[in-house]
This is a predicted structure of a 322-nucleotide RNA (Bacterial RNase P class A) from a chicken gut metagenome. Its mean pLDDT, the model's own confidence on a scale to 100, is 75.
């Protein structure tokens, strides 16, 4: 990006003429996803003002945007040879839960094999060790040197993690430098803590106007209050009906002029914004948007069909470009 132009015939809607013919003329007519119904909003009803609790969602920095769990640009982390892609991105020093099996031992640990010292005829006993080996996703940070009875951050250099506040860079997330032996964890997409957002519920079969029908010994409650509604619960507020059975149920509005589209210019890294011009571009309601021919094009094929509207995300799919 996913066809375009012209002609002929056919169908829906709009406008105009004509006018009781149902004719003529002009204009217009299904997507990038119309799908999913995952997120948000416009609009509408309960509806009239709230508070508290519960529940739900989001969670780095900056920007865009009506908003969004969206988009753009960055920081950090992970993956990839790479162009790039992904995001489980506030808190583990408030507390709790969990980490099977294996293994000596899985959170303030321990000693199976083993090493060293002493005693001992052997057997074995006492003390020291956590470096070596084994188990495991993970076992008191890694490698090298010194040191030691044997060892150990015990000490030192380098690296890693954590912390500190000062200095520098940056709007910021953060990065760099310096200092500190502080060095047993992981996990919050487990409960939880912190911060933020949103009134809630229902949705065009929402809702409104007119027409038609408007029955019954039906049931419930009852005069400032009950039922009922706001509402998942409480406080509070509103407030004269609630419900069962039967009957009627047609037309119109909502319904398409938009947070819109196309083209151009300017600003911006970008998302996007501003200005100008052009045009009005489906609104059906048992449901139209089609068929043929010719031309253009690299090609016209795949996935697939509007029913309140719009912005996203996800999924399906043909071609071209990077």
């Nucleotide at each position: 990006c996913g066809a375009a132009u012209a002609a002929u015939c056919g169908c829906g809607c709009c406008u105009g003429a004509a006018c009781g013919u149902a004719u003529c003329a002009g204009g217009u007519g299904a997507g990038g996803a119309a799908a999913g119904u995952c997120c948000g909003u416009g609009c509408a009803u309960u509806c009239a003002a709230g508070g508290a609790c519960a529940g739900a969602c989001c969670g780095c920095c900056g920007g865009a945007g009506a908003a969004a769990u969206u988009c753009c640009g960055g920081a950090c982390g992970a993956c990839g040879c790479g162009a790039g892609u992904c995001g489980g991105u506030g808190g583990a020093u408030a507390g709790g839960a969990c980490c099977a099996c294996a293994g000596a031992a899985a959170a303030u640990a321990u000693a199976c094999a083993g090493c060293c010292u002493g005693a001992u005829u052997u057997u074995u006993c006492a003390g020291g060790c956590a470096a070596u080996g084994g188990u495991g996703c993970a076992a008191c940070g890694g490698c090298g040197a010194g040191g030691u009875a044997a060892g150990a951050g015990c000490u030192c250099a380098c690296c890693g993690g954590c912390g500190a506040u000062u200095a520098c860079u940056g709007a910021g997330a953060a990065g760099u430098a310096u200092c500190g032996g502080c060095c047993a964890g992981g996990c919050a997409a487990c409960c939880c803590c912190c911060g933020g957002u949103a009134g809630a519920a229902u949705g065009c079969a929402a809702g409104g106007u007119u027409a038609a029908a408007u029955u019954g010994a039906g049931g419930g409650c009852u005069a400032c209050a009950a039922a009922g509604g706001c509402u998942g619960u409480c406080c509070g507020c509103c407030a004269a009906c609630c419900u069962c059975a039967g009957a009627c149920a047609a037309a119109c509005c909502g319904c398409u002029u938009g947070a819109g589209a196309u083209u151009g210019a300017a600003a911006g890294u970008a998302a996007u914004u501003u200005c100008a011009a052009u045009a009005c571009c489906a609104g059906a309601c048992a449901g139209a948007u089609g068929a043929u021919u010719a031309u253009u094009u690299a090609g016209a094929a795949a996935c697939a069909g509007a029913a309140c509207a719009c912005g996203g995300c996800u999924u399906a799919u043909g071609a071209a470009c990077u």